RNAcentral holds the sequence, with entries from ENA. Predicted 3D model of a 73-nucleotide RNA (transfer RNA) from a Planctomycetota bacterium.

[in-house]
RNA sequence: GGGCCUUUAGCUCAAUGGUCAGAGCAAGCGACUCAUAAUCGCCAGGUUGGGGGUUCGAAUCCCUCAAGGCCCA
Repeated sequence: GGGCCUUUAGCUCAAUGGUCAGAGCAAGCGACUCAUAAUCGCCAGGUUGGGGGUUCGAAUCCCUCAAGGCCCA
C1' cells in the first nucleotide's frame, strides 16, 4: 500500500427494511435462610462506533471517517 471481517446495555450476543431494539450473565432491590451461597421474583440500564445519503420507514442498504482483527504485498 491492497483485500476481507467486526463495532448493538457494564460483559457475551441476538434482532427479515415495518409494533416499544431483546436475551443471558453482571449490578441494584426483595423473597427464602440464624447467616452466606444457591434458587426465585422485581427493577434499572441503549446517541445500535462518528458523520452523511437512499427510503413513507434504517441496527439492517449505500458512501465516508474512526477503532480492532485476519490475509496478501

Its Rfam family is "tRNA". Rfam's curators write: Transfer RNA (tRNA) molecules are approximately 80 nucleotides in length. Gene Ontology term of the family: triplet codon-amino acid adaptor activity. By type it is a transfer RNA. NCBI's taxonomy places the organism under Bacteria, Pseudomonadati, Planctomycetota.